[in-house]
RNA sequence: GCAACUGUGGCGCAGUCGGUAGCGCGCAGGUCUCAUAAUCCUGAAGUCGCGAGUUCGAGCCUCGCCAGUUGCA
Repeated sequence: GCAACUGUGGCGCAGUCGGUAGCGCGCAGGUCUCAUAAUCCUGAAGUCGCGAGUUCGAGCCUCGCCAGUUGCA
C1' cells in the first nucleotide's frame, strides 16, 4: 500500500426484511437480615466510531474518513 472483518450504556454481546435500541454482568436505591452476601423489586446510564447521502423513516442501505484485528504484498 491492497483486501476482508469489527466498532451499539462502565464491561461482554444481541438487534432477522429499514419501522419505539435490548440482554447478561456491573452500578444506585429499596426488599430481606442483628449484620453482610444471596434472592426479589425499581431505577440511572446509549447523540449505535465520526461526517455526508438515500428514504416518510437508518444501528441496519450507499459514499468518505478514523481506530482495531486478520491476511496479502
Transfer RNA from Dermatophagoides pteronyssinus, 73 nucleotides, folded computationally. It matches the Rfam family "tRNA". By type it is a transfer RNA. The sequence is in RNAcentral, with records from Ensembl Metazoa and Rfam. Lineage of the source: Eukaryota > Bilateria > Arthropoda > Acari > Dermatophagoides.